[in-house]
Record summary:
This is a predicted structure of a 348-nucleotide part of an RNA (small-subunit ribosomal RNA, central domain) from Pseudochelatococcus lubricantis. Its Rfam family is "Bacterial small subunit ribosomal RNA". Its family is annotated with structural constituent of ribosome and ribosome in the Gene Ontology.

Context: one part of a larger RNA
RNA sequence: CUGGGCGUAAAGGGCGCGUAGGCGGACGAUUAAGUCAGGGGUGAAAUCCCGGGGCUCAACCUCGGAAUUGCCUUUGAUACUGAUUGUCUUGAGAUAGGAAGAGGUAAGUGGAAUUGCGAGUGUAGAGGUGAAAUUCGUAGAUAUUCGCAAGAACACCAGUGGCGAAGGCGACUUACUGGUCCUUAUCUGACGCUGAGGCGCGAAAGCGUGGGGAGCAAACAGGAUUAGAUACCCUGGUAGUCCACGCCGUAAACGAUGGAUGCCAGCUGUUGGAAAGCAUGCUUUUCAGUGGCGCAGUCAACACAUUAAGCAUCCCGCCUGGGGAGUACGGUCGCAAGAUUAAAACUC
Repeated sequence: CUGGGCGUAAAGGGCGCGUAGGCGGACGAUUAAGUCAGGGGUGAAAUCCCGGGGCUCAACCUCGGAAUUGCCUUUGAUACUGAUUGUCUUGAGAUAGGAAGAGGUAAGUGGAAUUGCGAGUGUAGAGGUGAAAUUCGUAGAUAUUCGCAAGAACACCAGUGGCGAAGGCGACUUACUGGUCCUUAUCUGACGCUGAGGCGCGAAAGCGUGGGGAGCAAACAGGAUUAGAUACCCUGGUAGUCCACGCCGUAAACGAUGGAUGCCAGCUGUUGGAAAGCAUGCUUUUCAGUGGCGCAGUCAACACAUUAAGCAUCCCGCCUGGGGAGUACGGUCGCAAGAUUAAAACUC
């Protein structure tokens, strides 16, 4: 390389948009580039293979054939692919009418709780634990009532419920805004799928500048526990957590399952539509999602099973024994932390 694979054995890119490229619906016409058939030229000789001959045989030598899988040219064929052209509507998109939603961004508002402060009542404890102690408290704590302030998060509703490409999104109101689903048929007429590079988004932690800081809490301090205890438990507590702008670009970024299309038994729950029937709040049918079970089939098994890991096609990414190692060196990116690309010696 051919091949075989990628849920759990090595292996799906974190996710999208999209360039080149690859692949691409139905029916005609033309062409004949790919493709197929015939002819011609060339494809040096030697070598290799087959047959014959010569050295007493063989190696070796020699003659003939085949082969040289290729290239060029010419005459044809036209199913498929391509090219040009015409038509179509089922793929795709648009229009119209409806629908649901924690989809996104910005501004404003609200109540519960927590902590602090002020004031009142009140007196000796309170906290905390397996048990304690550190800690707080007669300078009046804890408890309780009223008021004020601050920051962060939004109980119930809440649901293998919803939305989003993924990360993710949950109080309420307003403004702006993205996507999706259903129905009727009206319009365009293959406008499609995937996507190397590229560009964008991307939890938490971390970084830079400036704010903010209630609670929680790495580091740190103390008290316990213990043989020890750089821990688990307790009392404190700083970065951080929050906001604005900029960076970082990684996660068990998981369904450990790339995207698209078609086909292949069912039963049952639930979310959003639509239609029909009537008993007017139920039944049936259907489309789009989201769960459970299960047949065929698949699988090493577990299991998957119309939301496939089944049967097929197209495109991309990735794997090729364990360790060394996702490391070294070099490149690119980054303020840094580091990220990304990515070996070998050696060893089993």

Its mean pLDDT, the model's own confidence on a scale to 100, is 88.